This is a predicted structure of a 99-nucleotide RNA (SAM riboswitch aptamer (S box leader)) from Megasphaera cerevisiae DSM 20462. Of the family's consensus pairs, 97% are formed in the model. RNAcentral holds the sequence, with entries from Rfam and Ribocentre. Its Rfam family is "SAM riboswitch aptamer (S box leader)". Rfam links the family to the GO term regulation of gene expression. The coordinates come from a structure-prediction model, not an experiment, and the mean pLDDT is 76.

[in-house]
């Protein structure tokens, strides 16, 4: 990598370096020289694992991850609906397990 399971609500940013793309992919849309993306430093958010307690709910944030524009942005495939919209699927992301 593949496979299995869970979640995809909300939340949380400044500085430095670099210099043109970035938001997974396609179309749209958005964002970006008033400096994106990436990296570094220092913060923060959350609570998957871990820890405490435990029937379930719960607590805590020392450690391992993760995240810190909108936001899994919308649509593509199927269903319901007059429509707005809703539900599911595909794809993707994160964590845990297996190997």
């Nucleotide at each position: 990598a593949u496979u299995u399971c869970a979640u995809c609500a909300a939340g949380a940013g400044c500085a430095g370096u670099c210099g043109a793309g970035g938001g997974a992919a396609u179309g749209g849309c958005c964002u970006u020289a008033u400096g994106a993306c990436a990296c570094u430093g220092c913060g923060g958010c959350a609570a998957c694992c871990c820890c405490c307690a435990u029937a379930c709910g719960g607590g805590a944030u020392a450690g391992g991850u993760g995240c810190u524009a909108c936001g899994u942005c919308c649509a593509g495939c199927g269903g319901a609906a007059a429509a707005a919209u809703c539900c599911g699927g595909c794809a993707g992301a994160u964590g845990a397990a297996c190997a």